[in-house]
Molecule: small-subunit ribosomal RNA
Organism: uncultured bacterium
RNA sequence: AGAGUUUGAUCAUGGCUCAGAACGAACGCUGGCGGCAGGCCUAACACAUGCAAGUCGAACGCUCGUAGCAAUACGGGAGUGGCAGACGGGUGCGCAACGCGUGGGAACAUGCCCUUUGGUUCGGAAUAACUCAGGGAAACUUGAGCUAAUACCGGAUAAGCCCGAGAGGGGAAAGAUUUAUUGCCAAAGGAUUGGCCCGCGUCUGAUUAGCUAGUUGGUAGGGUAAUGGCCUACCAAGGCGACGAUCAGUAGCUGGUCUGAGAGGAUGAUCAGCCACACUGGGACUGAGACACGGCCCAGACUCCUACGGGAGGCAGCAGUGGGGAAUAUUGGACAAUGGGCGCAAGCCUGAUCCAGCCAUGCCGCGUGAGUGAUGACGGCCUUAGGGUUGUAAAGCUCUUUUACCUGGGAAGAUAAUGACGGUACCAGGAGAAUAAGCCCCGGCUAACUUCGUGCCAGCAGCCGCGGUAAUACGAAGGGGGCUAGCGUUGUUCGGAUUUACUGGGCGUAAAGCGCACGUAGGCGGAUCUUUAAGUCAGGGGUGAAAUCCCGGGGCUCAACCUCGGAACUGCCUUUGAUACUGGAGAUCUCGAGUUCGGGAGAGGUGAGUGGAACUGCGAGUGUAGAGGUGAAAUUCGUAGAUAUUCGCAAGAACACCAGUGGCGAAGGCGGCUCACUGGCCCGAUACUGACGCUGAGGUGCGAAAGCGUGGGGAGCAAACAGGAUUAGAUACCCUGGUAGUCCACGCCCUAAACGAUGUCGACUAGUUGUUGGGGAAGGUAACUUCCUUAGUAACGUAGCUAACGCGCGAAGUCGACCGCCUGGGGAGUACGGCCGCAAGGUUAAAACUCAAAGGAAUUGACGGGGACCCGCACAAGCGGUGGAUGAUGUGGAUUAAUUCGAUGCAACGCGAAAAACCUUACCUACCCUUGACAUGCUAGGAACCCUGCUGAGAGGCGGGGGUGCCCGAAAGGGAGCCUAGACACAGGUGCUGCAUGGCUGUCGUCAGCUCGUGUCGUGAGAUGUUGGGUUAAGUCCCGCAACGAGCGCAACCCUUGCCGCUAAUUGCCAUCAUUCAGUUGGGCACUUUAGUGGGACUGCCGGUGACAAACCGGAGGAAGGUGGGGAUGACGUCAAGUCCUCAUGGCUCUUAUGGGUAGGGCUUCACACGUCAUACAAUGGCGCAUACAGAGGGCUGCAAAACCGCGAGGUGGAGCCAAUCCCAGAAAGUGCGUCGUAGUCCGGAUUGCAGUCUGCAACUCGACUGCAUGAAGUCGGAAUCGCUAGUAAUCGCGGAUCAGCAUGUCGCGGUGAAUACGUUCCCGGGUCUUGUACACACCGCCCGUCACACCAUGGGAGUGGGGUUCACCAGAAGCCGUUAGCCUAACCGCAAGGAGGGCGACGACCACGGUGAGCUUCAUGACUGGGGUGAAGUCGUAACAAGGUAGCCGUAA
Repeated sequence: AGAGUUUGAUCAUGGCUCAGAACGAACGCUGGCGGCAGGCCUAACACAUGCAAGUCGAACGCUCGUAGCAAUACGGGAGUGGCAGACGGGUGCGCAACGCGUGGGAACAUGCCCUUUGGUUCGGAAUAACUCAGGGAAACUUGAGCUAAUACCGGAUAAGCCCGAGAGGGGAAAGAUUUAUUGCCAAAGGAUUGGCCCGCGUCUGAUUAGCUAGUUGGUAGGGUAAUGGCCUACCAAGGCGACGAUCAGUAGCUGGUCUGAGAGGAUGAUCAGCCACACUGGGACUGAGACACGGCCCAGACUCCUACGGGAGGCAGCAGUGGGGAAUAUUGGACAAUGGGCGCAAGCCUGAUCCAGCCAUGCCGCGUGAGUGAUGACGGCCUUAGGGUUGUAAAGCUCUUUUACCUGGGAAGAUAAUGACGGUACCAGGAGAAUAAGCCCCGGCUAACUUCGUGCCAGCAGCCGCGGUAAUACGAAGGGGGCUAGCGUUGUUCGGAUUUACUGGGCGUAAAGCGCACGUAGGCGGAUCUUUAAGUCAGGGGUGAAAUCCCGGGGCUCAACCUCGGAACUGCCUUUGAUACUGGAGAUCUCGAGUUCGGGAGAGGUGAGUGGAACUGCGAGUGUAGAGGUGAAAUUCGUAGAUAUUCGCAAGAACACCAGUGGCGAAGGCGGCUCACUGGCCCGAUACUGACGCUGAGGUGCGAAAGCGUGGGGAGCAAACAGGAUUAGAUACCCUGGUAGUCCACGCCCUAAACGAUGUCGACUAGUUGUUGGGGAAGGUAACUUCCUUAGUAACGUAGCUAACGCGCGAAGUCGACCGCCUGGGGAGUACGGCCGCAAGGUUAAAACUCAAAGGAAUUGACGGGGACCCGCACAAGCGGUGGAUGAUGUGGAUUAAUUCGAUGCAACGCGAAAAACCUUACCUACCCUUGACAUGCUAGGAACCCUGCUGAGAGGCGGGGGUGCCCGAAAGGGAGCCUAGACACAGGUGCUGCAUGGCUGUCGUCAGCUCGUGUCGUGAGAUGUUGGGUUAAGUCCCGCAACGAGCGCAACCCUUGCCGCUAAUUGCCAUCAUUCAGUUGGGCACUUUAGUGGGACUGCCGGUGACAAACCGGAGGAAGGUGGGGAUGACGUCAAGUCCUCAUGGCUCUUAUGGGUAGGGCUUCACACGUCAUACAAUGGCGCAUACAGAGGGCUGCAAAACCGCGAGGUGGAGCCAAUCCCAGAAAGUGCGUCGUAGUCCGGAUUGCAGUCUGCAACUCGACUGCAUGAAGUCGGAAUCGCUAGUAAUCGCGGAUCAGCAUGUCGCGGUGAAUACGUUCCCGGGUCUUGUACACACCGCCCGUCACACCAUGGGAGUGGGGUUCACCAGAAGCCGUUAGCCUAACCGCAAGGAGGGCGACGACCACGGUGAGCUUCAUGACUGGGGUGAAGUCGUAACAAGGUAGCCGUAA
């Protein structure tokens, strides 16, 4: 410090996610030791048991025990009395508050402590304990009697104190003891602690905007330690609030802690300060201090005891229990230390505290051994089978002993004594590698890879995403990486996130400028001078607790930890000073702003009047059959006279031309003409005012269209609606009608894609051009021209900005002021609530849930029922076909035991198959074989081989006979090769996967394209080059150009054909010479021909066009002319195109079978559908007779002549030929003659019968052919569709491959031999440029809404059930206060009666619980219901994206 994720790729925006640190944690797996810390975050839920606050005999009486004869001494007990139980300890419910933090303040109190001063005198009456008598289950309690005090009361005294203006008045004490001493009272001061007040700071919500009657203030009084509405009476009507009152929700606050570079954000366990609370609520008493955790009273809930009458209790003290929970410890030891209470003290008490126990909860430290050790052992895993890896790792050898264990010694903590911890820490000795390693991860982010298993299953996953048979992503193993007594997961916080932006973001198009203006508060504000010193700056003082953090030392062996010192605590208060800037005060100024004068332009606004054209209607005339409308029609109008045309009248609405990226207005908006009233703006000029300004939360006004209300008006247009069309449908688009509405007046509504998607104001920063309004200068007689300036309005463009597009003095540049707004997409501008509205609705405005994207700009493609240009038998122009018939053949489908398999739009379908009767053959049935039909290796035997019997459908099974070779070697024996048998490795598979592959092939397409290097441009993807102007069959060539070159393609080179030459001359040829029936023979090689080798054609020449180019057009010559014709040749790539059944091959799979053999069957089936062909439908023909002319091929398991036989297929026969020699082999159409005469025929030949021929082991399923007989459909073929541009189409025959046989298929060959092309509008395909795009598995794309189903959250909902709170009323415990003389009454007064005073009781006020009623609010729930979201393959349509097929979108209404 960043990374992953939107895209085909890119940049930017933007969210989501990850890597880090932390934790009072929990869970999973694992676990050796020690030190230091920490340990109910949930139920402030309920608590058994024990302990946690007592002490004092030096305040007092009584009593008991021991010792003593006793006095007395020592010790115990309950009680009176004193002090302490307000500290210490716990918890965080409540509290948004002077509660806390910080800094100040004045009107207070303060036990114990310190200092000082003064005093401590005289009396009195009780009472508990105790005794007696009672009540009660108990708790406890009643009556009578005795008694003490440092308990209680009175008098005296009063320096000082209190009250009072003063005079004057008032009030105290306690003793104990043997001395010393210690208490007690009053007062003053101090210290400490506490109470009170104030400034500032202190969470969220405005869908909480108004709150407040003791409320705010005053006077008087009461009350308190003390100020104060703290309380009461009276008076006044105030007080708080947009700088957020009130209300609601949440929360103890702080020092600090975690994180962060910081600023911040989150947090408030442990430690420390403050606050609040003590079962819940209320209350006071005592006291220096409490409204009191282990005190009291009352009420309530709960628990317990009970004799049912009544009582007792409060762990949020320490342990502990139950419960809750993911989760948090021992019913331990000691007062030894540090503190606390009491006491003169000894001492007692102390779950404060100090220790120990449990827990890897955290931090820190240590260990689980070290060295050596290669045949790189075994085993595991992988493997290309060689090896690699685990791995110096192990074993082995040599050492060490930290830790743990055993034995011994043994502290500090303690000043003289006292040690829980503890026989602990620590030290020494001993034995022995001994007692001690796991967890997570290995697709990218992110360090680390292979094999097997699984097969969209099981599973993983933080995000992206893995898994559908070769998974580095699941599970396992081997190996590796990381951390380590821990490691992972989960949760939470900060960080990364500049993703709330103070530091430090944005708003034209990504989310985001209010529709526009005026203006309140607020914020900000021109120049000069003086003053002040609030802000600001500097110095000093106080404070900012300690701990923590940081720095430097020190102590535990180190560290964690502890400790000392320093710094810091960024803050607040106070004081002194400075005065530039901001603020306050005063004065002056003119440039901002405004006023005045003179001009100017304008659809600026409002009202009134007025004009012509057009549409429509009405009246009249002319006139006749249609008009209207559309893609085409129809609805509609018209013979009752339309449309058309002429004249007249009426009414309403809108204002052609001018008219303009022209004008005006704040925006919405404004358009005939005239008048009236009126707002703003611009220019020029002078004087005046003197900062009067800018912005603007709330607020107010204006605000298109649609819509609403009332009343008018209504020509045209026109939602709704009706009809006609279109359509699968058509609630649309088109047509004919047509009502609201559109218009006017008044009143509402208040929204728009209200847009420049750009808030207002001001300043500054290059130019150029146009235009509107004004002013000036120069020139010109003028019209006008040129220049300057100012206010607008447009187009380019520099710098700069921007993600890019673009903006660019009219900024989106550089700055300033103020306002508004944004923070992922959806849910949703929705719900609820509020406000506004007559309604429609507007405005303000969420959440649950869900996704990992949504969105912007630009790029390359692809696509478009976008555009431009160009090409192709693409259309057109022609010729002939297919689609109809019959047959052949292939396919689908159906059938079947099997009908083997593959090919499936073009680019499958006479295709693989250039030949299915058996074989082929892969399929089916049956019968057989199991190292196998075939290969290699081993062992044994035998040569191989030949003949042959029985059985069986055959394979096969069971036999019989004969027979030994070749090489080496003297022989024995061995070897090569073959056969048989045996066992095992293995063979074998036309089994699967063409979506694991190679190779080969099809297709776009023989289309003209596809790329690269360097350079340049762009942030980048990319662009340029390759685009442009011409031209070409062509990215062919030329020119131009930030490009210059190059490669694969094109073309050429190759084959063939067309012309000529040369060479050669048999089997070919024959002009000349002989010869023959015949080029038959001699002869010859001139010609033809054959087959070798050369030439020839290049836009080379001429003319024209073009740009002087490339090229095109025409011409000459030439056998051939502009690539002469034909072929071979197929760029980068596309289609997961085809083929595992040609072959090869990974993986999987079968192994007495999915292998192998045999026989028979099937691939040949047949209601049907399709493709490709053959033959026809006839006279350009059929038939008969006669007759002419090819080319290219094939032939020894062959082609076969002549001759003979048969009607024929064919047979007999065998000459010749291994082929320019012989044969197949008669070419056919054609031509000549004849016949048929438009007919289902003398056309057509299917089908069927009979009889044959040939091949073959065998023609039944299932061959071809022949003869005779039979003689079907068919009379030129619907929609649709195919081929072809010249030796082509059409037509005619011939040959080959395959092959025993079988050709309408296929591959070749020649014969005869046309028609047409104006042209590129349209269909199809392709190429280039451009444009739009929401497409990129790319239009066979994407995508919207209803409906149906499942699930989820949510709104409404008759209501229902809880909680909170407010108001009114009832009620009123305990208690304090007030009143009261009913009862009681020791101290004082009085001789007494009695009084003063006190207590109880009663009454009153206040008040907790409780009750009733009415509101507000919140949570849960609710039949039914609304929309929303999500969900591999549901339904209906096709709305959007291309001109998306009616451009789309916004507001509104239906």